The RNA shown here (SAM riboswitch aptamer (S box leader)) has 113 nucleotides and comes from an uncultured Bacteroidales bacterium. It was read from a public genome assembly, where an Rfam model found it.
RNA sequence: GAGUUAUACAGAAGGGGGGAGAGAACAGGCUCACUGAACCUCUGGCAACCACCACCACAUGGUGUGUAAGGUGCCAAUACCUGAUCCCGAUACUAAUCGGGAGAUUAUAAUUA
Numbered sequence: 001g002a003g004u005u006a007u008a009c010a011g012a013a014g015g016g017g018g019g020a021g022a023g024a025a026c027a028g029g030c031u032c033a034c035u036g037a038a039c040c041u042c043u044g045g046c047a048a049c050c051a052c053c054a055c056c057a058c059a060u061g062g063u064g065u066g067u068a069a070g071g072u073g074c075c076a077a078u079a080c081c082u083g084a085u086c087c088c089g090a091u092a093c094u095a096a097u098c099g100g101g102a103g104a105u106u107a108u109a110a111u112u113a
Stems, first nucleotide, its partner, number of pairs: 002112007013043005021032003026083004044075003049071002051067002053064004079105001085102007
C1' cells in the first nucleotide's frame, strides 16, 4: 500500500522547541492562526477498538451505567459544511429547489494475505 468488518453530531489541554501556515485530496464556502499555525517533544487528559472482568450461549458469538495496568487512537467547529451516483418526501410540473437516507471518499481500530 490492498481486502474485510466496525465506528465517526458525545468526550478530553497545558509547558518547552518551532516560526507561517492549518482544517485528508480537488472546487466552492466557512473557520482557526504572530494573543504563535503545521510539525517535534514533555506532562496531563478523553474514550473504550484490542485487552481484562462478569453474565448468557457453547461457534470462533452476544450483552454490560464493569475495569483502565498494557497495545493503538484521539484532545476547535458532525469527518467544519456542500459537491459522483441512487432512493424517498415536500414544493413544483418534467427543469429545478429544499429536507431525509443510502453510497462514494477519508480517518481510526481490529483482522486477512